[in-house]
RNA sequence: AGUGGCGCACGGGUGCGUAACACGUAAGUAAUCUACCCCGGACCCUGGGAUAACCCUCCGAAAGGAGGGCUAAUACUGGAUAGGGUCCUCGAGGUGUAAGCUGCGGGGGGAAAGUGGGCCUCUGCUCUAUGCUCACAGUCCGGGAUGAGCUUGCGGCCCAUUAGCUUGUUGGUAAGGUAAUGGCUUACCAAGGCGACGAUGGGUAGCUGGUCUGAGAGGAUGAUCAGCCACACUGGCACUGAGACACGGGCCAGACUCCUACGGGAGGCAGCAGUGGGGAAUUUUGCGCAAUGGGCGAAAGCCUGACGCAGUAACGCCGCGUGGAGGAUGAAGGCCUUCGGGUUGUAAACUCCUGUCAGGAGGAACGACGCAGCCAGGCUGACAAAGCCUGGCCCGCAGACGGUACCUCCAAAGGAAGCCCCGGCUAAUUCCGUGCCAGCAGCCGCGGUAAUACGGAAGGGGCAAGCGUUGUUCGGAAUCAUUGGGCGUAAAGGGCGCGUAGGUGGUUCUGUAUGUCUACUGUGAAAGCGUACAGCUUAACUGUAUUUUGUCGGUAGAAACUGCAGGACUUGAGGCUGGGAGGGGCUGGUGGAAUUCCCUGUGUAGCGGUGAAAUGCGUAGAGAUGGGGGAGAACACUCGUGGCGAAGGCGGCCAGCUAGACCAGUUCUGACACUGAGGCGCGACAGCGUGGGGAGCAAACAGGAUUAGAUACCCUGGUAGUCCACGCCGUAAACGGUGGGCACUAGGUGUGGGGAACAUUCCACGUUCUCCGUGCCGAAGCUAACGCAUUAAGUGCCCCGCCUGGGGAGUACGGCCGCAAGGCUAAAACUCAAAGGAAUUGACGGGGGCCCGCACAAGCGGCGGAGCAUGCGGAUUAAUUCGAUGCGACGCGAAGAACCUUACCUGGGUUUGACAUAUACCGGAAAGCUGCAGAGAUGCAGCCCCCGCAAGGUCGGUAUACAGGUGGUGCAUGGCUGUCGUCAGCUCGUGUCGUGAGAUGUUGGGUUAAGUCCCGCAACGAGCGCAACCCUCGUCCUAUGUUGCCAGCGGAUAAUGCCGGGGACUCAUAGGAGACUGCCGGGGUCAACUCGGAGGAAGGUGGGGAUGACGUCAAGUCAUCAUGCCCCUUAAGUCCAGGGCUUCACGCAUGCUACAAUGGCUGGUACAAAGGGCUGCGAUACCGCAAGGUUGAGCGAAUCCCAAAAGGCCAGUCUCAGUUCGGAUUGGGGUCUGCAACCCGACCCCAUGAAGUCGGAGUCGCUAGUAAUCGCAGAUCAGCAAUGCUGCGGUGAAUACGUUCCCGGGCCUUGUACACACCGCCCGUCAAGUCAUGAAAGUCGGUAACACCCGAAGCCGGUGGCCCAACCCUUUUGGGAGGGAGCCGUCGAAGGUGGGACUGGCGAUUAGGACUAAGUCGUAACAAGGUAGCC
Repeated sequence: AGUGGCGCACGGGUGCGUAACACGUAAGUAAUCUACCCCGGACCCUGGGAUAACCCUCCGAAAGGAGGGCUAAUACUGGAUAGGGUCCUCGAGGUGUAAGCUGCGGGGGGAAAGUGGGCCUCUGCUCUAUGCUCACAGUCCGGGAUGAGCUUGCGGCCCAUUAGCUUGUUGGUAAGGUAAUGGCUUACCAAGGCGACGAUGGGUAGCUGGUCUGAGAGGAUGAUCAGCCACACUGGCACUGAGACACGGGCCAGACUCCUACGGGAGGCAGCAGUGGGGAAUUUUGCGCAAUGGGCGAAAGCCUGACGCAGUAACGCCGCGUGGAGGAUGAAGGCCUUCGGGUUGUAAACUCCUGUCAGGAGGAACGACGCAGCCAGGCUGACAAAGCCUGGCCCGCAGACGGUACCUCCAAAGGAAGCCCCGGCUAAUUCCGUGCCAGCAGCCGCGGUAAUACGGAAGGGGCAAGCGUUGUUCGGAAUCAUUGGGCGUAAAGGGCGCGUAGGUGGUUCUGUAUGUCUACUGUGAAAGCGUACAGCUUAACUGUAUUUUGUCGGUAGAAACUGCAGGACUUGAGGCUGGGAGGGGCUGGUGGAAUUCCCUGUGUAGCGGUGAAAUGCGUAGAGAUGGGGGAGAACACUCGUGGCGAAGGCGGCCAGCUAGACCAGUUCUGACACUGAGGCGCGACAGCGUGGGGAGCAAACAGGAUUAGAUACCCUGGUAGUCCACGCCGUAAACGGUGGGCACUAGGUGUGGGGAACAUUCCACGUUCUCCGUGCCGAAGCUAACGCAUUAAGUGCCCCGCCUGGGGAGUACGGCCGCAAGGCUAAAACUCAAAGGAAUUGACGGGGGCCCGCACAAGCGGCGGAGCAUGCGGAUUAAUUCGAUGCGACGCGAAGAACCUUACCUGGGUUUGACAUAUACCGGAAAGCUGCAGAGAUGCAGCCCCCGCAAGGUCGGUAUACAGGUGGUGCAUGGCUGUCGUCAGCUCGUGUCGUGAGAUGUUGGGUUAAGUCCCGCAACGAGCGCAACCCUCGUCCUAUGUUGCCAGCGGAUAAUGCCGGGGACUCAUAGGAGACUGCCGGGGUCAACUCGGAGGAAGGUGGGGAUGACGUCAAGUCAUCAUGCCCCUUAAGUCCAGGGCUUCACGCAUGCUACAAUGGCUGGUACAAAGGGCUGCGAUACCGCAAGGUUGAGCGAAUCCCAAAAGGCCAGUCUCAGUUCGGAUUGGGGUCUGCAACCCGACCCCAUGAAGUCGGAGUCGCUAGUAAUCGCAGAUCAGCAAUGCUGCGGUGAAUACGUUCCCGGGCCUUGUACACACCGCCCGUCAAGUCAUGAAAGUCGGUAACACCCGAAGCCGGUGGCCCAACCCUUUUGGGAGGGAGCCGUCGAAGGUGGGACUGGCGAUUAGGACUAAGUCGUAACAAGGUAGCC
């Protein structure tokens, strides 16, 4: 190497397939098998023929193969024996109707293998095996153990847009097959079997112990470990074997890879490592059989990527460290800062210690039990050998991990901390940067110049060798609700009834034992979980003990409830008798009114219609009116939260047919009941089909209006339709938005139907009770609230239907129905963070009620037209500085721009600065004056030459800190202001009500200017507002009288309070009085109050002013001032000169002056108030036409001055004109102020003499000393563009019926889809972009079947003419038996053909959908949304 035996069916891997007796659990197997192992019994006798290896020859590239010749066995094989066992067969008996069963006896078929050791007692024989014996093997039988097969009950996924499936299908008979039951297979017979308790089909999936989560019930899951199953490249097949249809065996087919000499061959990591690919991602081609386990072996031993170890990965769990104690000048640095400080922080430094881990050195394991050997005892045997068992000895053999764990020593704080977070949820905050950028984000949401949210930093918080993110699962989620939800309005009651299956079910008796309950028992593997203890230093980990776990099985018991079986009952239900009510239904008939049409009479110009009109009708006679006739439809009044019906729905009257309900009687049946998935029927309007009918009305359509448009609302017409018959449709906001049934739980008050009692002589009326129906109000209770409340939305039971965020969508696809229209069933992708309900407070309404206001109305006067002034816009410009912009910007900031102001422009200078403070140093002046240059600022020069003892002061220079900014942000702010609005409101405490937001108070009845007051009231009080207190005017009184006054007395003058005097008066100043609805009358709630009156100077707030609640408008102001932040710093600061703010085709706003006779002009003449005045007012006189000039009295002012008031009055003139109106513009000449009137002042004189003849649409002010009109003064200011503004007085009206309307406001109420609050919200088309989806001619696949064809391997069957050692016969050559190759056949995988089914991808085009800061067109909805809305 080979023959032979055993093993290779274990162990190891994976989860493709599988929805199945695959798994789990509990049973059955009398329907079975089981090698090796154990127990018991029996045996192991006797022959034969081959064949590998080996030798020789040959073929092939190889893999391999062929032929010839030997040989052995525990290989193969004939025969013997086998009680019992098993199979076949024959027969007595028992039993049974029989088939048959049972059972005894007879006959036939069926075994085996040796090897090694020992011994000679038994056999034979003389020392051997053929004997005996031991061990290991071998054979048969029975039993056990283990393992396996088969069968059954129950349990565990999704889809019904899968509803019917099935022909070996279901059963039977017979046969075959298997270890075994069985349609497992075949033949024949029957026509069954499964299915809404979900068959069939499709999708998905290994199942379980367990794991994660959860309080549990559950939900999710099935890695590691363990049990079972399935698979081994894909599909099929068998062989061998105890066991396989076999991962590292075979055959065939297919795909793929490799070798090849092209002829042929080889292969299967879902074993361990490893490689490639894929992927977000998953390790070493390690050591060892030392341990545990497995196979073989007598054993030594061999094999073992099972396994034990090591390596890799913080992937997880656990433990440990990175130091401990002290240490305050609270160091430095960092960060912040209110600049004082705070914080980092005892943290560090520093001092004293300790030594785990890492490092160095030395020592050093447990895991080893055992095996072999020796000795002793026992068992089998024969007191032997040998084997086995037990004990002892032991020198021999065995450690991968590993010189590892562990121990000892050494040295040194030495080598060892990160990650996330800091807006809320959620523990932890500041600075800087950025500026809706960059970015963050789990949700809400941050970021548009002060970001605790982005990025960085400092600090803080959390966890820690980890931290954070992502993904997944459970939880929270009572958000699928069994525990444990709902359906009036939030999502949700089927449109209604009848009724099948199902679910549920009255009283009572008996039985049973289905559910139920109790006890015991079997099982529920181990691991895991829980509890306790123990072993590694602890823990993780591990071990031991124990508990738990079920729709499970068995036995025994209980019988209340449920079920079942049987009996009885009457109250549920039904029947019967007698009544009355009703638009209940169907059919036939009939009536009047109205409308319209036709005929006819009368009659004449309109009718009709509307917001107003027009279209339309009408002189061919309408409309109106009288008469006659026709037609169709609908039934006024009665008529009623009244009736009937299941709902839809039903209304003139009569008749017929017909259904149901109610009441009374209580005679009958005896639970006959309730609900009701599917199913069947009914079912408004509209619509459809066929045939009729058609008066009125009226989609579509036409015309007329309206309008920006008007495919509408309004009008004139008008067809389908509306009506009838028959047939469809099957939907509605089919609503009480409330499914049906039964029972229970306060009442009050109507109404419809019936009955009873009382009362009445009787009837009627009435009262009370009762049953049924139908309303309203309300207790408890319920409800989120609103509300419901015996007709429940209360309390319970039974049954059905339905819901689970909004949109997409009641849509698509599929199916069913329909003539169609369409209906029923019914998703997903995608998208949003809401959609929604009820109630609250506001705001709003082309809602309502009440009431105010010069809001309207009634009046008066204006504006808008003209010219001019002023402001603004626009344009222009070097600049025309800036701000204010509806009311509430625009004669506003500005109570005064020639320079200045001034912020703007141009040009020229300057830089610690024009101005402030501090420090240091230097200087002695600085200022001033003069001169020169310059546009000036400024520069240069000269004159002058500080004070003080000093410190220092002051000034200048230099330097540093800093100054400065009318630069930005009023959307960072303070302050101030406007506005609603001088409107009557806005709030609070306590109490009460409500879950709450909130309400109440504050609403209500009156009243008021007023939330003013009164009354009432679950409110009682209070605050800010109102009013009053303050100022002023109006009357009186008192006091005081100068500069005011002058009655009386006196004096003086041309005259004058001029003077002496006086305090009476006026006036001034100060203080008082007075007015309070106090008085009277009417009304009113004996109120508040109101109306009228008296008195009074004044009367109901006496007139006027000051005074402005909570708040709104991100209102206005950074340019009054203040101020955060940002920005500029030889400039965006500051100084100077000139210019500009003063422009001018225009537009607007506010004014002035006018247009004239109520006037202009001229002359004369009278009467105010309030102010101002020394850089001032300035008298008087004179000059000038005048502006003004000269003079300069008086006066710091009740003294003097401005100062003349003007309209008015008295005269004259003008006479209706672009004028004697009007005065713009322009020319000329002057005056004044001022450094200076050119740009760019005012005034005066002369001259000029524009527009304009009362103002379109529209719009403003004003209610009494007001409007209108007239002048006066002041602030600012050198002067003045002031006609502005703020004040003052003079003259001095008209009108208000009233609250319908416009505007604004207050209170109550109502609706709301608004809350940035109607300048709100919001819809649809179109246009653009993106995304997902449907349809689509088609096209490309996938899956599972079916029909037919072909038919490998192989099993089975047939045949087997060819081949064959064993057995038999025989003539040793044949024959037989038996077997085989080959061939044939059935079945049969892959393959082929075909028509279908289901399903997916792509698809020109097309449809709708969703989303997207600022597109277009309209305005549909929300308010009465401007036509109520919706179905």